This is a predicted structure of a 73-nucleotide RNA (transfer RNA) from a bacterium. Its Rfam family is "tRNA". It is annotated as a transfer RNA.
């Protein structure tokens, strides 16, 4: 230099044909306990890497850019 994949909550990851952004864990609160842990119940938390475009509507489609991983040279 060229090609491919990935980027979504603090972490690990879903998200189907474009139609209200979700799960588990963690955290916080509560129940329980002499107390902690465990268990159970509830709950907080998001610029969907950045920018632009298409569309009534974009995590999803298009362009560009940044980062990471792998391959080729």
């Nucleotide at each position: 230099g060229c090609c491919a994949g990935c980027g979504u909550a603090g972490c690990u990851c879903a998200g189907u044909u474009g139609g209200u952004a979700g799960a588990g864990c963690u955290g916080c609160a509560g129940u329980u306990u002499u107390g902690u842990a465990a268990a159970c119940u509830g709950u907080c938390g998001g610029u969907c890497g950045g920018g632009g475009g298409u569309u009534c509507g974009a995590g999803u489609c298009c362009c560009u850019u940044c980062g990471c991983u792998g391959g080729c040279u």
The sequence was found in a public genome assembly.